[in-house]
Model confidence (mean pLDDT): 83 of 100. Predicted 3D model of a 72-nucleotide RNA (transfer RNA) from a Candidatus Bathyarchaeota archaeon. Taxonomically the source falls in Candidatus Bathyarchaeota (Archaea, Thermoproteati). Rfam family: tRNA. The family's RNA type in Rfam is transfer RNA.
RNA sequence: UCCCAUAUAGUGUAGGGGUUAUCAUACCGCCCUCUCACGGCGGAGACCCCGGUUCGAUUCCGGGUAUGGGAG
Numbered sequence: 001u002c003c004c005a006u007a008u009a010g011u012g013u014a015g016g017g018g019u020u021a022u023c024a025u026a027c028c029g030c031c032c033u034c035u036c037a038c039g040g041c042g043g044a045g046a047c048c049c050c051g052g053u054u055c056g057a058u059u060c061c062g063g064g065u066a067u068g069g070g071a072g
Stems, first nucleotide, its partner, number of pairs: 001071007010025003018055001027043005048064005
């Protein structure tokens, strides 16, 4: 320099044009317990950035950034 893949709550992830964006864990509250832990119920928390296509983009397309892999 070129090619490929990936980027979603604190962390790990599912989803892949319109629905309240999924689950686990962590966090907070309540219940349980003599207390803690476990367990039960509830809550808050996320689509890497810029542009394009579209009535509508987290999703499709282009560029960029970051990470990983490959070629020279």